[in-house]
RNA sequence: CACUGGCGAUUAAUUGCAGCCCUACAGAGGAAUCUGUAGGUGAAAACUCCUCAAAUUCGGCGAAACCUCUGGGAGGUGGCAACGCCGAGCCAAGCCCCUUAGGGGGAAGGUGUAGAGACUUGACGGGGAGCAUCCAGACCGGAUGAAGACAAAGUCCAGCCCACAAA
Numbered sequence: 001c002a003c004u005g006g007c008g009a010u011u012a013a014u015u016g017c018a019g020c021c022c023u024a025c026a027g028a029g030g031a032a033u034c035u036g037u038a039g040g041u042g043a044a045a046a047c048u049c050c051u052c053a054a055a056u057u058c059g060g061c062g063a064a065a066c067c068u069c070u071g072g073g074a075g076g077u078g079g080c081a082a083c084g085c086c087g088a089g090c091c092a093a094g095c096c097c098c099u100u101a102g103g104g105g106g107a108a109g110g111u112g113u114a115g116a117g118a119c120u121u122g123a124c125g126g127g128g129a130g131c132a133u134c135c136a137g138a139c140c141g142g143a144u145g146a147a148g149a150c151a152a153a154g155u156c157c158a159g160c161c162c163a164c165a166a167a
Stems, first nucleotide, its partner, number of pairs: 001016002004013001020042001021040008047130006057088006066079002069076002089111003095106004115157001117156005131145005
């Protein structure tokens, strides 16, 4: 974040996938540390301010638990779907390159990716500045400050349920 399930106002529980923490191994690094794989554990902590709100399209690949069917079992079939992504196109602010200074190109990141979807906001997203701790080769140096947005807070609209003669 979901599923199953419990409860009817209390917050039981299970399972899957994530984050942090611990251990081991491998790789990168000067180090702090980072990435990956495997195992474990349940437990704290997760900074402040400013700024951007655009694109939101067409296709495609994969998928756990759970449910259906099947099987002695391992497994297989179908469904649902938390979610992991790819190609093309497109995109606000900031950054890089070119320019005949009109504009063009690029790197991240985003869109695509809700319940079919529409809109507002701004963050857990993009950009900038600080602060804290740590490293250092002592610098306008580096590292860390979790995950959540496959819709987050909402308002609609769908869908489901109830009511209603009907709308």
Record summary: Predicted 3D model of a 167-nucleotide RNA (Group I catalytic intron) from Anaerolineales bacterium UBA3071. NCBI's taxonomy places the organism under Bacteria, Bacillati, Chloroflexota, Anaerolineae, Anaerolineales. The model forms 91% of the base pairs in the Rfam consensus. Rfam family: Group I catalytic intron. About the family: Group I catalytic introns are large self-splicing ribozymes. They catalyse their own excision from mRNA, tRNA and rRNA precursors in a wide range of organisms. The core secondary structure consists of 9 paired regions (P1-P9). For this family Rfam cites "Self-splicing of group I introns" (Cech, Annu Rev Biochem, 1990).